[in-house]
This is a predicted structure of a 73-nucleotide RNA (transfer RNA) from a Patescibacteria group bacterium.

């Protein structure tokens, strides 16, 4: 220096064909218990690394850069 992958809640990841952004676990409340645990039940977290650009319409398509990584020399 080249070539690939990843990147989405506090965490680990899902979203395959472009069409209202989820799921476990964790947080807060609340029921239950004498109290915790485990259970139920509700809430609360996000502008999807970052910018641009095609489109009615981007998480998803293209570009350019940023982080980690794996492969080469």
């Nucleotide at each position: 220096c080249g070539g690939g992958a990843u990147g989405u809640a506090g965490u680990u990841c899902a979203g395959u064909u472009g069409g209202u952004a989820g799921a476990a676990c964790g947080u807060u409340c609340g029921g239950u218990u004498c109290g915790g645990g485990a259970c139920c039940g509700a809430a609360a977290g996000g502008u999807c690394g970052a910018g641009a650009g095609u489109u009615c319409g981007a998480g998803u398509c293209u570009c350019u850069c940023c982080a980690u990584c794996c492969c080469g020399a």
Background
It was read from a public genome assembly.